[in-house]
RNA sequence: GCCGGGGUAGCUCAGCGGUAGAGCAACGCUUUUGUAAAGCGAAGGUCGUCGGUUCGAUCCCGACCCCCGGCU
Numbered sequence: 001g002c003c004g005g006g007g008u009a010g011c012u013c014a015g016c017g018g019u020a021g022a023g024c025a026a027c028g029c030u031u032u033u034g035u036a037a038a039g040c041g042a043a044g045g046u047c048g049u050c051g052g053u054u055c056g057a058u059c060c061c062g063a064c065c066c067c068c069g070g071c072u
Stems, first nucleotide, its partner, number of pairs: 001071007010024004018055001027041004048064005
């Protein structure tokens, strides 16, 4: 340099054009003498960045940044 995959909550990941979700963690409550476990609840997001397409973009297109793999 070229090709492919990936970047979404603190972490691991879903989400293939129409209000962004789950599990775990952390927080609150119940239970317990207390802790853990269990149950319940609430919270947590500029969807890598900038443009474009569209009535509407996490999703489609382009450029760039970062990570992983392959080729040279």
Predicted 3D model of a 72-nucleotide RNA (transfer RNA) from a Candidatus Yanofskybacteria bacterium. It matches the Rfam family "tRNA". From the family's description: Transfer RNA (tRNA) molecules are approximately 80 nucleotides in length. Its family is annotated with triplet codon-amino acid adaptor activity in the Gene Ontology. It was read from a public genome assembly.